About this RNA: Transfer RNA from a Nanobdellati archaeon, 71 nucleotides, folded computationally.

C1' cells in the first nucleotide's frame, strides 16, 4: 500500500432494526461485638462524523485506533 477482523459502563461480555444482558469495581443499606464472607437497591455504557429508516449497537460510507495477513 492493499485485504480482513475488532472497538458496548473504571474492567471483562452478551445482544445484530424496536430506548442494551450478565459479572467484577464502586455507592448506600441489612447482617455480625468488629472485619471479612453473604443478601438487598443504586450509580455509571454502544469509538468518531454522516447517510438509510418512523425507529440505528445492529444496516450503508468514511475516518480514528489495535490485531492479523499479503506484497
Nucleotide at each position: 500500500a492493499c485485504g480482513g477482523c475488532a472497538a458496548u459502563a473504571g474492567u471483562c461480555u452478551a445482544g445484530u432494526g424496536g430506548u442494551a444482558u450478565g459479572a467484577c469495581c464502586c455507592a448506600a443499606g441489612c447482617u455480625u461485638c468488629c472485619c471479612a464472607a453473604g443478601c438487598u437497591u443504586g450509580u455509571a455504557g454502544u469509538c468518531c462524523g454522516g447517510g438509510u429508516u418512523c425507529a440505528a449497537u445492529u444496516c450503508c460510507c468514511g475516518g480514528u485506533u489495535g490485531c492479523c495477513g499479503u506484497a
It matches the Rfam family "tRNA". Gene Ontology term of the family: triplet codon-amino acid adaptor activity.